[in-house]
A computed fold for a 1484-nucleotide RNA from a metagenome, annotated as small-subunit ribosomal RNA. It matches the Rfam family "Bacterial small subunit ribosomal RNA". The coordinates come from a structure-prediction model, not an experiment, and the mean pLDDT is 83.
RNA sequence: AGAGUUUGAUCCUGGCUCAGGAUGAACGCUAGCGACAGGCCUAACACAUGCAAGUCGAGGGGUAACAGGGAAGCUUGCUUCCGCUGACGACCGGCGCACGGGUGCGUAACGCGUAUGCAACCUACCCAUUACAGGGGGAUAGCCCGGAGAAAUCCGGAUUAAUACCCCAUGGUUCCUAAGAGCUUCAUGGCUUUAAGGAUAAAGAUUUAUCGGUAAUGGAUGGGCAUGCGUAAGAUUAGUUAGUUGGUGAGGUAACGGCUCACCAAGACAGCGAUCUUUAGGGGUUCUGAGAGGAAGAUCCCCCACACUGGUACUGAGACACGGACCAGACUCCUACGGGAGGCAGCAGUGAGGAAUAUUGGGCAAUGGAGGCAACUCUGACCCAGCCAUGUCGCGUGCAGGAAGACUGCCCUAUGGGUUGUAAACUGCUUUUAUAUGGGAAUAAUUUCGCUACGUGUAGCGAGUUGCAUGUACCAUAUGAAUAAGGACCGGCUAACUCCGUGCCAGCAGCCGCGGUAAUACGGAGGGUCCAAGCGUUAUCCGGAUUUAUUGGGUUUAAAGGGUGCGUAGGUGGAAUUAUAAGUCAGUGGUGAAAGUUUGCGGCUCAACCGUAAAAUUGCCAUUGAAACUGUAGUUCUUGAGAGAAUUCGAGGUAAGCGGAAUGUGUUGUGUAGCGGUGAAAUGCAUAGAUAUAACACAGAACACCGAUUGCGUAGGCAGCUUACCAGGAUUUUUCUGACACUGAUGCACGAAAGCGUGGGUAGCGAACAGGAUUAGAUACCCUGGUAGUCCACGCCGUAAACGAUGCAUACUCGUUGUUGGCAAAUUAUAUUGUCAGUGACCAAGCGAAAGUAUUAAGUAUGCCACCUGGGGAGUACGUCGGCAACGAUGAAACUCAAAGGAAUUGACGGGGGCCCGCACAAGCGGGGGAGCAUGUGGUUUAAUUCGAUGAUACGCGAGGAACCUUACCUGGGCUAGAAUGCCUUUGCCAUCCCGGGAAACCGGGAGUUCCUUCGGGACGAAGUGCAAGGUGCUGCAUGGUUGUCGUCAGCUCGUGCCGUGAGGUGUUGGGUUAAGUCCCGCAACGAGCGCAACCCCUAUUCUUAGUUGCCAGCAUGUAAUGGUGGGGACUCUAAGAAGACUGCCUGCGCAAGCAGAGAGGAAGGAGGGGACGACGUCAAAUCAUCAUGGCCCUUACGCCCAGGGCUACACACGUGCUACAAUGGCGCAUACAGAGGGUAGCUACCUGGUAACAGGAUGCCGAUCUCAAAAAGUGCGUCUCAGUUCGGAUCGAAGUCUGCAACUCGACUUCGUGAAGGUGGAAUCGCUAGUAAUCGCGCAUCAGCAAUGGCGCGGUGAAUACGUUCCCGGACCUUGUACACACCGCCCGUCAAGCCAUGGGAGUUGGGAGGACCUGAAGGCAGUAACCGUUUAGGAGCUGUUUAGGGUUAAACCAGCGACUGGGGCUAAGUCGUAACAAGGUA
Repeated sequence: AGAGUUUGAUCCUGGCUCAGGAUGAACGCUAGCGACAGGCCUAACACAUGCAAGUCGAGGGGUAACAGGGAAGCUUGCUUCCGCUGACGACCGGCGCACGGGUGCGUAACGCGUAUGCAACCUACCCAUUACAGGGGGAUAGCCCGGAGAAAUCCGGAUUAAUACCCCAUGGUUCCUAAGAGCUUCAUGGCUUUAAGGAUAAAGAUUUAUCGGUAAUGGAUGGGCAUGCGUAAGAUUAGUUAGUUGGUGAGGUAACGGCUCACCAAGACAGCGAUCUUUAGGGGUUCUGAGAGGAAGAUCCCCCACACUGGUACUGAGACACGGACCAGACUCCUACGGGAGGCAGCAGUGAGGAAUAUUGGGCAAUGGAGGCAACUCUGACCCAGCCAUGUCGCGUGCAGGAAGACUGCCCUAUGGGUUGUAAACUGCUUUUAUAUGGGAAUAAUUUCGCUACGUGUAGCGAGUUGCAUGUACCAUAUGAAUAAGGACCGGCUAACUCCGUGCCAGCAGCCGCGGUAAUACGGAGGGUCCAAGCGUUAUCCGGAUUUAUUGGGUUUAAAGGGUGCGUAGGUGGAAUUAUAAGUCAGUGGUGAAAGUUUGCGGCUCAACCGUAAAAUUGCCAUUGAAACUGUAGUUCUUGAGAGAAUUCGAGGUAAGCGGAAUGUGUUGUGUAGCGGUGAAAUGCAUAGAUAUAACACAGAACACCGAUUGCGUAGGCAGCUUACCAGGAUUUUUCUGACACUGAUGCACGAAAGCGUGGGUAGCGAACAGGAUUAGAUACCCUGGUAGUCCACGCCGUAAACGAUGCAUACUCGUUGUUGGCAAAUUAUAUUGUCAGUGACCAAGCGAAAGUAUUAAGUAUGCCACCUGGGGAGUACGUCGGCAACGAUGAAACUCAAAGGAAUUGACGGGGGCCCGCACAAGCGGGGGAGCAUGUGGUUUAAUUCGAUGAUACGCGAGGAACCUUACCUGGGCUAGAAUGCCUUUGCCAUCCCGGGAAACCGGGAGUUCCUUCGGGACGAAGUGCAAGGUGCUGCAUGGUUGUCGUCAGCUCGUGCCGUGAGGUGUUGGGUUAAGUCCCGCAACGAGCGCAACCCCUAUUCUUAGUUGCCAGCAUGUAAUGGUGGGGACUCUAAGAAGACUGCCUGCGCAAGCAGAGAGGAAGGAGGGGACGACGUCAAAUCAUCAUGGCCCUUACGCCCAGGGCUACACACGUGCUACAAUGGCGCAUACAGAGGGUAGCUACCUGGUAACAGGAUGCCGAUCUCAAAAAGUGCGUCUCAGUUCGGAUCGAAGUCUGCAACUCGACUUCGUGAAGGUGGAAUCGCUAGUAAUCGCGCAUCAGCAAUGGCGCGGUGAAUACGUUCCCGGACCUUGUACACACCGCCCGUCAAGCCAUGGGAGUUGGGAGGACCUGAAGGCAGUAACCGUUUAGGAGCUGUUUAGGGUUAAACCAGCGACUGGGGCUAAGUCGUAACAAGGUA
């Protein structure tokens, strides 16, 4: 110090989450020791038991218990007596009990903190000083006697003491009354002093040394009171208050004071937050933080409050009193039922509550406290110990060597390697700790007694005495590695990785998110990482969070500027000068307790801890000084502001009047059949005369042109013309005032449209409504009507995307160019220039997340106001205020999500735009869709109908050939290291043949001595055994390779540079051009790569070379005939090499690239035609069944062999084809012309037989030689004559041929017979632009044969049409919008239905606290008072009044709980209905 998370990516805004520290903690797992701390945060809930405040006999009467002593009695160890002694129960008295200890209920307060004041006060014990202590009296506890009662306790009688009580005396520097003088204070007043009058004291004990008593003053200590400042939240709490505020007088108090009372006045507090409600003890400090702050207030210290709940006083120096009293209440206990007792928020402890917090311990040895002369007693304060890892700190669980890098485990590419790991074993060493034995502190100083010294309470000396903890800390010796390691985590944040299991299951998770068969995220294991006697989790606080922003944020679009003005309080405020000193600054003094924090030093072996010193305590108060700035007071000024004068401007406002056009209606004509309306229609109007047209009349509303980024107004807003009234701005002048200013919470006023009230008005338009259309529906969009309303007057409402989404004011800060109003100068004038005020556009710096803004700021500054703090819930609920209502203003929470959002980028998309291309459409030709058949697919069937391919991009596809085989499927029969291959060993019994069984495989039996050799061996086969089997089983979503498609579309990128915060852009866009990102021009780009094109092949022309098996013009020869033969290379052809085409030439257009021209030339012309060739990528496209391959699965089977069957099934649906439906045809006869291929397990001439398929012979050919081989359409002639036919050939029957081990399931072919559907095919759809479509035949691969009508090739004949790019489909580029990015097959809204959750209303009901009114009213206080008591005095009892806790009644308010029913809200993989929004989202 940051990180993760919104997006395809980016920047920003913004929330959520994490890493750190902390805790009086709790829980889980684990646990060796010590030191020091800490330990009911919940029920201020209830408490059994014990202890926690007594002491003094040197105050007193005394003697119940104990001990000693004495005496008496006797039973000789007992009883009785004696206060005689030590002591001492109960009692009187003194002091203490108001401290110490606990708790945090209450309290928002002078309670606390801090600083002052008391001239308005008190203070026992303590200290200092002064003075004094004389005399007398009457009682009362106790004790004794009697009585009541269960008890607690109470009553009566007699008697008694005091340092208890009372009286008299004395008395002052005390108090009271009144007076004088001096000094002094801000003041009320205070101090000193003088004189007079009045009132009030005392206690003794005694060891004679002291202690105690009374009065007074001062001090110290402790307290009381008052004041300034500070010290929670809520305004959905705005008014509160009658002793209330003040005065006079009195009372009361230690003291001031409405503290209380009487009278008088009407005040007092409050927006700088009164009152009310809720919450809360405050501080020193603690945690965190860089700090400022934020949170907390355990332990320790200070203050306060409280003591079962409420009230009350008494005593006392001090209390309204924790272990005192009285009363009331609740609760518990005892009871003889009559009445009594009690208060752990003291220490232990118990129950309860709770996630949770300890022993019914030891000791007064130390420190401190009470009493006492003291010894001493008491002390759950305190000091110690016990329990608890609750925390902090410290120590240990060994150290060194040791590689065969052991075994096991785990992992892997597995003959081997890696890791666990120097880890272990093993060897040596050490002994903290542990165990055992022994030694052994400090904490102790006193007090008492004796002696000495002197100043009589101090010091010294001596003796004696006191230790809970504790035989503890510590030390020494012995033994022996011996007694001692876990927890969490390992996807990113965040250090640490693999295997197995699981398979959106089980589960994890702080956030993002993991898990659907290869999970580093679940569970286990191995390994690793981080901490360590602990480690994690949970909870809470601060931090990170500048995410409430004083330090230190924002408000055009992210949340956020009030709709606008006026203006109150408040805040802020021009120039000069004088004074002052409140703020400000500096010095000094006081205070800021201690502890704590920080620093230095020191003590426990170190540390934590503790001690000591210093610093700090940023604050408050006082005082002295300074005078710049702010303030305050005064004087002056003019530039801010305002006023005057002059000129001028405008849709500024209000009222009245007037005007024309249009529309509608009415009347009267003209006129006739439609009008109107729409995408198209219909409703509607019209023969009772519409629409149209003409004239006249009326009505209401709005003001065309001018008109504009124009003008005016604070905003809303304002538009025909004229008049009246009102208001405003600007300019000029510098005449007047002299800071009069700016902003503006609360307040007041204005405020579009719609809406409301009353009364008018109503032409047009037009919510609602009606009808007609559209539609699946159409409560809409469109059409025809039409009411409120729109208009006027008056009154409400008070809101808008009231927007520049930009508050107001002032100042400053480059430029360019329009325009409105005014002024100035010169000028003939228009202009031009300057200047002030407005209103626009562009742009620099700057700013900004960017878009943008930019003198009209969103720049630089100042002042003031308003507002914001994640999204949803929600501008909702409740409450309050306003309103006639509608509604407005103010304005939450529960719950829920991890985002919501802004700007920009790249894509994709659009029923956005532009431009361009393609058999994309159009123009044509021919098909398919209908029929029959072939073939493939789906479906169905089946034992099996093996598997794959499924929009385009599956379906005559894998398959370029399923009868067996193939074959993967089914049934049945068999084999198990296996059917095949390699290596090793052995062997030559092998191979093969025969016999039996069997469907075969196979099983059983028999015969059976391989070949070569360089003699080493090798080949082949068999057997054996081992290592490697085998799988067309799964996963194409784990993969390689291959392939399809977009698409032969023209695109896809890179380097450097430049631009941008960045994603990215530029280049690649633009203007032309092209088939093309092809080329040219321009340009912050310049270049380059993959694609395009070219290079390659075939073909079209020519040439050269070469001529066999090809060719034959000329020459020769021969035949019935044939290049048959000799020869030839001319030609064709063959196959090698060249040439040729490049917009090269011409004309036109063009800068160029290039385009056009039936141009020239040329075999070919603008890429001549065709092929191969397929960029970056897309579709998790296809294929694990071509092959290869990771992982998983099977192993007497999911492997292998065999026989038979199946893949050929058949109601049906689809795709692709073939043949047809006929005359451009069918049939018969005759006849012509190809190319490219194949052939020895082959093609076969020719001959013979057969109607034929074919068969039997025979010859040539391993092919430019022989052969398949006949090309067919064509042509010629003949026939058929429009019909289910001489079309068509399915189907079926019969007879054959061929292949093959075998044609039943299930082959092809031949002949004869049979002769089905079908007469050109619905919606819709396919191919093709030239040697193409169409049509005709030929060949080949596979192959024994063939289901081939398929596929791949070859040639023959050989068209039509293209105006054109509006539309459909696909594609390229540019641009635009976007809420899409899985990218429109996208996203997404609302009702309804289901489940869950929180919440509002709700007839009511239950509870709570606080207050009001009335009644009643204990104890106590106060006041009054005749009867009774009393020395008849003081006083008391009693009574009366008042006050008051509590109780009762009552009306209302507030806060909660529950509540039938009801409202909306939120959440929830796959529900229903529509499609509102995002693109022009299909009605912006």